This is a predicted structure of a 272-nucleotide part of an RNA (large-subunit ribosomal RNA, domain VI) from a Pseudomonadota bacterium. Its mean pLDDT, the model's own confidence on a scale to 100, is 89. It matches the Rfam family "Bacterial large subunit ribosomal RNA". The organism belongs to Pseudomonadota, within Bacteria.

Context: one part of a larger RNA
RNA sequence: CGUAGGAGACUUGAGGGGGGUCGCCCUCAGUACGAGAGGACCAGGGUGAACAGACCUCUGGUGUACCUGUUGUGCCGCCAGGCGCAGACGCAGGGUAGCCAAGUCUGGAUGGGAUAAGCGCUGAAAGCAUCUAAGCGCCAAGCCCGCCCCAAGAUGAGGUCUCCCAUCCCAACUUCGGUUGGGAGUAAGACCCCCGGAAGACUACCGGGUUGAUAGGGCGCAAUUGUAAGCGCGGUAACGCGUUGAGAUAAGCGCUACUAAUAGGUCGAGGG
Numbered sequence: 001c002g003u004a005g006g007a008g009a010c011u012u013g014a015g016g017g018g019g020g021u022c023g024c025c026c027u028c029a030g031u032a033c034g035a036g037a038g039g040a041c042c043a044g045g046g047u048g049a050a051c052a053g054a055c056c057u058c059u060g061g062u063g064u065a066c067c068u069g070u071u072g073u074g075c076c077g078c079c080a081g082g083c084g085c086a087g088a089c090g091c092a093g094g095g096u097a098g099c100c101a102a103g104u105c106u107g108g109a110u111g112g113g114a115u116a117a118g119c120g121c122u123g124a125a126a127g128c129a130u131c132u133a134a135g136c137g138c139c140a141a142g143c144c145c146g147c148c149c150c151a152a153g154a155u156g157a158g159g160u161c162u163c164c165c166a167u168c169c170c171a172a173c174u175u176c177g178g179u180u181g182g183g184a185g186u187a188a189g190a191c192c193c194c195c196g197g198a199a200g201a202c203u204a205c206c207g208g209g210u211u212g213a214u215a216g217g218g219c220g221c222a223a224u225u226g227u228a229a230g231c232g233c234g235g236u237a238a239c240g241c242g243u244u245g246a247g248a249u250a251a252g253c254g255c256u257a258c259u260a261a262u263a264g265g266u267c268g269a270g271g272g
Base pairs, nucleotide, nucleotide: 001153005164006163007162008161009160010159011158015150016149017148018147021049022048023047024046025045026044027043033038051107052106053105054104055103059101060100061099062098066094067093068092069091070090071086072085073084074083075082076081111145112144113143118138119137120136121135165271167184168183169182170181171180172179173178189267190266191265192264193209194208195207196206197205214260215259216258217256218255219254220253221252223249224248225247230243231242232241233240234239
C1' cells in the first nucleotide's frame, strides 16, 4: 500500500514444512516341521538404544558477590567488628530463581485410499492354454491422507461474532433529488508517552498505566547458608558453651498504593 466504510476478537485451510528408525526378551511353543541336531510363520505382551520435542517435580551442573570459612597485605586510631586488593569472584565449601542435561515426560504409531515387484480370479485373440488384450481381487518401511507446526499478499486477498455511526465545510458537475473530488473535527478503536515482562539485538510480541498490584520498596512465607553481633559463663590461652537453627539473604510465592506508571498529545469512518 492492497484486501470497495472504519475497528476488535476468533477462525477455515489452498499451499508449505516436520516426523517416518531399529534391537532384545516373553507368550503362542520346545508346538508345526525334522531321523536327530535344531526349530518357526501368524498373533499378542514387554523392555530398551539412538533421535526429536517439551519441561525443571525429582537427580545434578551453572549460578561474578546469596551465606559461610580462610591466607597475605592495606585501611577504618587501637581491641573487637568490618571494608578494599590479590582475575572486570584472592582462594575454598555450599547454593534460590533462571538457563541447562547427564534429569523428567512425550513422540515414531493405529487406521483409510491408490499402487510397485509379486500372487491370483474370470477370459479371449488362438474351440486348448494363458493374471490381460476388455473386466475384477490381494499386496510394501515407499506414494496420497491421517499426526505435529506455519499459513488468506491464497491479489482467487476467504469466513464468523461483536463494536462505531451516516456530522460539518469547500470546489466542480447537476435532471436541483444529488453525484464526484478535496478538507475538518470526531466515533469505535489505535498509537505516542510511561511502568514492566520466562518477549526480545533493534523492532516486534505480551501485561499494566491510579476505576491501578505493572515494576521498585515494605511486610509475611518459601528457600539458601549454617548457630551473627553484643553480652554472660568456662579456660593461662587457642578456643568452647549459652543467649540461638541464630543472623544474613539475588532473581521465587503472596499481601500492601509507600515510590514510579502523572499530566497530556496524535491518528482514526461517512461507505453498491